[in-house]
RNA sequence: CCGUGCUAGACGGGGAGCUAGCGGUGCCCUGCACCCGAAAUCCGCUUCAGCGGGGUUGAACUCCUCUCUAGAGGGCCGGUCUCGCCGUCUCUGGCUGGGAAACGGACGUUGAGAGCCAGACCCUGCGCGACGGAGCCCUGUGAACCGCGUCAGGUCCGGAAGGAAGCAGCGCUAAGCGGAGUGCUCCGAGUGCCGCAGACCAGUCUGGUUCGAGUCCGGGUCCAAGGCUAAGCGCGCGGGCUCCCGGUUCGACGAGAGGUGCACGG
Repeated sequence: CCGUGCUAGACGGGGAGCUAGCGGUGCCCUGCACCCGAAAUCCGCUUCAGCGGGGUUGAACUCCUCUCUAGAGGGCCGGUCUCGCCGUCUCUGGCUGGGAAACGGACGUUGAGAGCCAGACCCUGCGCGACGGAGCCCUGUGAACCGCGUCAGGUCCGGAAGGAAGCAGCGCUAAGCGGAGUGCUCCGAGUGCCGCAGACCAGUCUGGUUCGAGUCCGGGUCCAAGGCUAAGCGCGCGGGCUCCCGGUUCGACGAGAGGUGCACGG
C1' cells in the first nucleotide's frame, strides 16, 4: 500500500418548556433523516445521563473535537406601541373668566370722539283724561187675594134719601227683573305719546354749539390667570406584546481545520 472480516461510533440536529439535572414523548425551527413498543397528574436515566427489541452501515464525504458565518428559529432585557392605576400644570391642548389691538370687520369730514348748553327717559305729589265697578238719575216690565186709585155687575145697611165693603176690568206703583247711556257721585288699578310743580341731574338718548379724526367689535392671533379637565406630560407603578427596532444568549443548515481503531492474509 492492497484485500477480507470485525469493533467504537453513526443512521439527524437545534430552541423553548418540563426537570435537581440529562434525554425522550408533545410544541416550534431546520429540511429529508432505519423499523417496532410505551410515555403529560408522563416515560426512562444519572455527568460515559433516554429505555426495550430488531435491522443497516462502519474507520471516513459518512464517526469525534474545535473554529467561523449567523442567512432559519427560539429565549431574555430594553425601546416603540398599547391597557389599567397614580400624580401633575413643567410643556402643549380643552374649558372658564379677564386683557391687548399689529391683522380683520363695521361706522366716520354727508363729522369719529370730546367739552359745554337744553330737553327727554326714571322717581314723588297734585290735576286732567281714558278704562272698570257700584249707586243715583232716565226708561221698560212688574201684584188671582194678603198694594194704591177708580170700581160695571152683583152683595150689605137703610122706609127712603143715601151710605159701606169690594171681585173682574182699567190706570198706577213696591220689591224684583231688565235696557240705555252718559249726566252726577264714590271706589279701583298692569291706566296715559296729557298738564303743573318738585327731586335727580349718575347713566343713556335727542337737539344745538365749539374743537376736528378717530371710535367700536373680537372670529382668527397674542398675553397673563385659574386648575375645572386629564387629552397631553411623568423616563412613576403594574400588565400585554401581533408587527417593528436595538442589545445579549442559544443556535439547526452550511464552511474550514484537526483527531480516531482491532484481527488475519498478500

This is a predicted structure of a 266-nucleotide RNA (Bacterial large signal recognition particle RNA) from SAR202 cluster bacterium bin16.
It was read from a public genome assembly, where an Rfam model found it.
Its mean pLDDT, the model's own confidence on a scale to 100, is 77.
Rfam family: Bacterial large signal recognition particle RNA. Rfam's curators write: The signal recognition particle (SRP) is a universally conserved ribonucleoprotein involved in the co-translational targeting of proteins to membranes.